Overview: The prediction has a mean pLDDT of 87. Predicted 3D model of a 488-nucleotide part of an RNA (small-subunit ribosomal RNA, 5' domain) from an uncultured prokaryote. The RNAcentral record of the full RNA draws on ENA.
[in-house]
Context: one part of a larger RNA
RNA sequence: GAACGAACGCUGGCGGCAGGCUUAACACAUGCAAGUUGAACGAGAAGGUAGUGCUUGCACUAUCGGACAGUAGCGCACGGGUGAGUAACACGUGGGAAUUUACCUUAGAGUGGGGGACAACAGUUGGAAACGACUGCUAAUACCCGCAUAAUCCCUGAGGGGGAAAGGCUUCGGCCGCUCUUAGAUGAGCCCGCGUUGGAUUAGAUAGUUGGUGAGGUAAUGGCUCACCAAGUCUACGAUCUAUAGCUGGUCUGAGAGGAUGAUCAGCCACACUGGGACUGAGACACGGCCCAGACUCCUACGGGAGGCAGCAGUGGGGAAUAUUGGACAAUGGGGGCAACCCUGAUCCAGCCAUGCCGCGUGAGUGAAGAAGGCCUUCGGGUUGUAAAGCUCUUUCAGAUGAGAAGAUGAUGACGGUAUCAUCAGAAGAAGCACCGGCUAACUUCGUGCCAGCAGCCGCGGUAAUACGAAGGGUGCUAGCGUUGUUC
Numbered sequence: 001g002a003a004c005g006a007a008c009g010c011u012g013g014c015g016g017c018a019g020g021c022u023u024a025a026c027a028c029a030u031g032c033a034a035g036u037u038g039a040a041c042g043a044g045a046a047g048g049u050a051g052u053g054c055u056u057g058c059a060c061u062a063u064c065g066g067a068c069a070g071u072a073g074c075g076c077a078c079g080g081g082u083g084a085g086u087a088a089c090a091c092g093u094g095g096g097a098a099u100u101u102a103c104c105u106u107a108g109a110g111u112g113g114g115g116g117a118c119a120a121c122a123g124u125u126g127g128a129a130a131c132g133a134c135u136g137c138u139a140a141u142a143c144c145c146g147c148a149u150a151a152u153c154c155c156u157g158a159g160g161g162g163g164a165a166a167g168g169c170u171u172c173g174g175c176c177g178c179u180c181u182u183a184g185a186u187g188a189g190c191c192c193g194c195g196u197u198g199g200a201u202u203a204g205a206u207a208g209u210u211g212g213u214g215a216g217g218u219a220a221u222g223g224c225u226c227a228c229c230a231a232g233u234c235u236a237c238g239a240u241c242u243a244u245a246g247c248u249g250g251u252c253u254g255a256g257a258g259g260a261u262g263a264u265c266a267g268c269c270a271c272a273c274u275g276g277g278a279c280u281g282a283g284a285c286a287c288g289g290c291c292c293a294g295a296c297u298c299c300u301a302c303g304g305g306a307g308g309c310a311g312c313a314g315u316g317g318g319g320a321a322u323a324u325u326g327g328a329c330a331a332u333g334g335g336g337g338c339a340a341c342c343c344u345g346a347u348c349c350a351g352c353c354a355u356g357c358c359g360c361g362u363g364a365g366u367g368a369a370g371a372a373g374g375c376c377u378u379c380g381g382g383u384u385g386u387a388a389a390g391c392u393c394u395u396u397c398a399g400a401u402g403a404g405a406a407g408a409u410g411a412u413g414a415c416g417g418u419a420u421c422a423u424c425a426g427a428a429g430a431a432g433c434a435c436c437g438g439c440u441a442a443c444u445u446c447g448u449g450c451c452a453g454c455a456g457c458c459g460c461g462g463u464a465a466u467a468c469g470a471a472g473g474g475u476g477c478u479a480g481c482g483u484u485g486u487u488c
């Protein structure tokens, strides 16, 4: 000198764009953050209309209606958060072969037959609750059979053998589906070369350890697992141990080489109260799923139950320190749905904060009696100083009134009566902070008297202090200025 996710002190007019728990991966009240489909299915409350019976406000029937639940499908593995762990094929880069991939695209073929249940519901019943138990009824794109049929599909000893499906809507044209297979796209899993912090006051480490054969297991290779056999494997080119740490694109600095760093944005990884486990599924060993154990909190009728903000807000705590319990799905995107549409704290916006960067303003011209006042003075004057006043103008921003977007292809605008435009009034509402001994731009007076104090270094202060405190004046930067911290 530059930089910062900064903090602190003094000060503070406006706007645009960005950023905002770096500490306790500490604990969390409350609300919201993942649903959707009636064109898969059965049932159907409230309410409305019409009719019948009459006891005149009830019962029944028909019809419309469609809530709350339930079965089923798809989604919930995305999106969002955090960086605890991890020195590792985790990441970066370049390769590889032994795999899988829902929805989507491509191409071909098919969609025939049969069966029994379980919820919901009704009844009985246990429990304080959470939640159940028993009996009976019922539908399906739920479940089952594998009878039929089939290939470019699978197995094979190459003879042969195996092997599927579901309907719904319709304007009757078709549309949405379902099953098997092919190719693709996308996503994912796996293997390898190279790169990737410090410590030797860590020198030896390792028995599924290293390799082989066989088997099991997996979507798939493989000690991944197991049986047997062999005795290997890594290591001063630093194994093992230990400390620290998410990695990268990037960011900061620097002429560069390099050094430091990994907030925001983007890619990858890991985690979801702590530890372990599997289930479902195309995909998880699953943040707002399940089971077990533990710590903690809450409810309880003491028998037993409930919970997980490192989602968005918000609270306590910690801290030098970091925001609203806001609006909207209008746009972009995501999930479901044929669609209408529903959901979406993703997102888009608004609120708070000079936290940063950028822009603008706080007036312009004229004005010497060089006014008054202040300060200094050699008492003559000098300086503040064209500064003020006065005169002549202007109106950016802020303010008032009116008009008023784009963002939206036909409709739909949270932002928002916002941006912007026009008119109006009046210099009106808008300047501070640090420094002035040298380094280092800027000097005098008073007070103090090695005191009080200053200080980045050198050093100032003990009676004329340009170094302390104040004033006048000056210098620098300016809605900021200084200080502290950290990096180069």
Stems, first nucleotide, its partner, number of pairs: 001488004006484005013360006019353002021318001026316003030313003035074003040071002047064008081271003091195006099188002104184002107181005112147001113145003121136006153162003167176003197243003204234003209231008246268004250261004273294005296307004324350001326349003332346001333344004363393004373384004397429001399424005407415001432477005437458003443472005453460002